[in-house]
Molecule: TPP riboswitch aptamer (THI element)
Organism: Aurantimonas manganoxydans SI85-9A1
């Protein structure tokens, strides 16, 4: 030097639905606050060992009021990183005896 885990910190990506009697209920990490409003601010997840995210897709089948869920499609096609600390393992290279 390289590697495993693992923090941090910068930086970047990325989504916001379904349902209602509008009063409020689901899923889910995240469905958020201020503004009239451009916009601003904030959580959360995700960064190539990349199923966060999108794209096919107004998809296809199941089930659900409907979204979610499940299976498919598909490990398809896209997708956003650098730095430095800690802990180990192992190889590599150099130096010294």
């Nucleotide at each position: 030097c390289g590697u495993g885990c693992u923090c941090a910190c910068a930086c970047g990506g990325g989504g916001u639905g379904c349902c209602u009697u509008c009063g409020g209920g689901c899923u889910g990490a995240g469905a958020g606050g201020c503004g009239c409003a451009u916009g601003c601010c904030g959580a959360c997840c995700c960064g190539u060992c990349g199923a966060a995210c999108c794209u096919g897709a107004u998809c296809c089948g199941g089930c659900u009021c409907a979204u979610a869920c499940c299976g498919g499609c598909g490990g398809a096609g896209g997708g956003a990183u650098g730095c430095g600390g800690g802990c180990g393992u192992c190889g590599g290279c150099g130096g010294g005896u």